[in-house]
RNA sequence: CCAUGAAAAAGCCAAACCAAUCGUGAGGUUGGGACGGAAAGUUUCGGGUCUUACCGACACCUGUUUCCGCUGCACUUCUUUUUAAAGACAGCCGGACUACCAUA
Numbered sequence: 001c002c003a004u005g006a007a008a009a010a011g012c013c014a015a016a017c018c019a020a021u022c023g024u025g026a027g028g029u030u031g032g033g034a035c036g037g038a039a040a041g042u043u044u045c046g047g048g049u050c051u052u053a054c055c056g057a058c059a060c061c062u063g064u065u066u067c068c069g070c071u072g073c074a075c076u077u078c079u080u081u082u083u084a085a086a087g088a089c090a091g092c093c094g095g096a097c098u099a100c101c102a103u104a
Base pairs, nucleotide, nucleotide: 003103004102005101012037013036017032018031019030020029021028022027035091041097042096043095045094046093047092048089049088050087051086052085053083056080057079059077062074063073064072
């Protein structure tokens, strides 16, 4: 310097969830907490997933037309699709950089 993480030693990080807080949101931060991690350190370089706006479509509620129903129109809400841009995720995968200990 490279490889490996079987067995050791010193340690390190911290999922879900809870509380506070920031954000339209994905999500972030702090504290608690441990599912796990040999890079679960850093970095959006590539891919991927997610969020936001707009358009279209469908369904439902309500109103209008009518004696009633159907249909049409308007509207609230929910769901779904397409596209651009901006963002989020490093514990989604790959890349790049850095790094403790040891050596079957």
Model confidence (mean pLDDT): 78 of 100. The RNA shown here (c-di-GMP-I riboswitch aptamer) has 104 nucleotides and comes from a Desulfobacteraceae bacterium. Its Rfam family is "c-di-GMP-I riboswitch aptamer". About the family: GEMM was predicted in a large-scale screen for bacterial structured RNA regulatory elements. Lineage of the source: Bacteria > Pseudomonadati > Desulfobacteria > Desulfobacterales > Desulfobacteraceae.